[in-house]
RNA sequence: GCGGGCGGCCAGGCGGCCGCCGGCGGACUCGUUCCGCCGGAGGAAAGUCCGGCCUCCACAGGACAGGGUGGUGGGUAACGCCCACCGGGGGAAACCCCAGGGAAAGUGCAACAGAGAGCAGACCGCCCAAGCUCGCCGGCGCUUCGGCGUCGGCGGGACGGCAAGGGUGAAACGGUGCGGUAAGAGCGCACCGCCCCCCUGGUGACAGGGGGGGCACGGCAAACCCCACCCGGAGCAAGCCCAAAUAGGGACCGAGGCGUGGUCCGCGCCGUUAUCAGGUCCGGGUUGGGCGCUUGAGGCCGGCGGCAACGCCGGUCCCAGAGGAAUGGCCGCCCACGACAGGAGCCGGCUUACCGGCCGCCCGCCGCG
Numbered sequence: 001g002c003g004g005g006c007g008g009c010c011a012g013g014c015g016g017c018c019g020c021c022g023g024c025g026g027a028c029u030c031g032u033u034c035c036g037c038c039g040g041a042g043g044a045a046a047g048u049c050c051g052g053c054c055u056c057c058a059c060a061g062g063a064c065a066g067g068g069u070g071g072u073g074g075g076u077a078a079c080g081c082c083c084a085c086c087g088g089g090g091g092a093a094a095c096c097c098c099a100g101g102g103a104a105a106g107u108g109c110a111a112c113a114g115a116g117a118g119c120a121g122a123c124c125g126c127c128c129a130a131g132c133u134c135g136c137c138g139g140c141g142c143u144u145c146g147g148c149g150u151c152g153g154c155g156g157g158a159c160g161g162c163a164a165g166g167g168u169g170a171a172a173c174g175g176u177g178c179g180g181u182a183a184g185a186g187c188g189c190a191c192c193g194c195c196c197c198c199c200u201g202g203u204g205a206c207a208g209g210g211g212g213g214g215c216a217c218g219g220c221a222a223a224c225c226c227c228a229c230c231c232g233g234a235g236c237a238a239g240c241c242c243a244a245a246u247a248g249g250g251a252c253c254g255a256g257g258c259g260u261g262g263u264c265c266g267c268g269c270c271g272u273u274a275u276c277a278g279g280u281c282c283g284g285g286u287u288g289g290g291c292g293c294u295u296g297a298g299g300c301c302g303g304c305g306g307c308a309a310c311g312c313c314g315g316u317c318c319c320a321g322a323g324g325a326a327u328g329g330c331c332g333c334c335c336a337c338g339a340c341a342g343g344a345g346c347c348g349g350c351u352u353a354c355c356g357g358c359c360g361c362c363c364g365c366c367g368c369g
Base pairs, nucleotide, nucleotide: 001365002364003363004362005361006360007359008358009357010356012334013333014332015331016330017329018328020040021039022038023037024036025035026034027033028031042340046351047350049349050348051347052346053345054235055234056233057232061265062264063263064262066231067230068229069228070227071085072084073083074082075081086100087098088097089096090095101226102225106224107223108220109219123166124165125162126161127160132157133156134155135154136153137152138151139150140149141148142147174192175191176190177189178188179187193215194213195212196211197210198209199208200207201206239291240290241289242288249282250281251280252279253278254276256270257269258268259267298317299316300315301314302313303312304311305310335338
């Protein structure tokens, strides 16, 4: 210098004028007023996909149903997140990716192709050792002279043997090599893989080593299912307070009903011949203000512990809070000409969108010293 990997940060700047929302102070004419000062969107505020806080319903109980998670150890308020490690896969490397429990409990699935798709199969192919069979030759025996039987040799065949090779497929009942054989085959052996047992190391996932077994047990569980663990429901229009309003009118149903979710139990409240619990429909009134609301698992700096995620301690800071809903408009200058996008109870994550720029560490190649 070039190429690559990982992590962190920034998100046009400056000035002038006029506005918007909130807080504090002041003024008076006491208001939906005016003046001054201060603060005023994001790394994703987004999707609402997970987890929690908070609120109400029993400060949520039991059973079933349903849903979720899934290597091990840790972190955390919690998680499906994060860190470290293990195993598998990719890469030359830095490094990246993986829903990564169970298929020798059961049920099920495997299109097309193919001979055969699960306790399988023989299309092409390979082989005639034995048995069978065909042809030729020879020996012997019998003969009605046509042949027949038997033994041996040679050559061939499938309705016989084989599954090495080819072919089909996502997948074909361990792989490679040597031996072996008629051809072959764990048929035998060595190594690798697999299963079982033992030892060593590790908290553990697991790793390493030794011995035994010719191999039995193919794949799919983001198919049902099994195992382990987790999950009560609804959500800030939660839920409260003040004020206002009221015709608690009419019709029908009704012995049970309501309070939270799918069901049942349980729990609480109201009611059971009505002067009525409650439900459905019709008709009508009100529709203003306040709390919740932003100080919090908070930000920054430093020290300590830990490989890390993170934790502990000390110091310091206060950093939007609207409710038809604020953060904008105009002008000037500069540059690299400015992306995706805006709070609506709060927090931790994940995912998705995004013009560009800066910094640090690591891997590889080339050049120079």
Notes
Bacterial RNase P class A from a Planctomycetota bacterium, 369 nucleotides, folded computationally. The source organism's lineage runs through Bacteria, Pseudomonadati and Planctomycetota. The sequence was found by an Rfam model in a public genome assembly. Its mean pLDDT, the model's own confidence on a scale to 100, is 78.